[in-house]
Molecule: transfer RNA
Organism: bacterium
RNA sequence: GCGGCAGUAGUUUAGUGGUAUGACAUGUCCCUGCCACGGACAUAACCCGAGUUCGAAUCUCGGCUGCCGCA
Numbered sequence: 001g002c003g004g005c006a007g008u009a010g011u012u013u014a015g016u017g018g019u020a021u022g023a024c025a026u027g028u029c030c031c032u033g034c035c036a037c038g039g040a041c042a043u044a045a046c047c048c049g050a051g052u053u054c055g056a057a058u059c060u061c062g063g064c065u066g067c068c069g070c071a
Stems, first nucleotide, its partner, number of pairs: 001070007010024003018054001026042005047063005
């Protein structure tokens, strides 16, 4: 330099055009004499920009970062 793959809460993960999912963690409450375990509820996320579309995490283009391969 060229090509491929990936980027979603603090961490991890699902989601192939119509409400962003689950788990862990965190906070409050219940349970207990206290803690732990368990239970209920809540908070928190689509890498950046543009385009297509009534509507984009999703499709297209460009960029950034990481990984892999070729030279």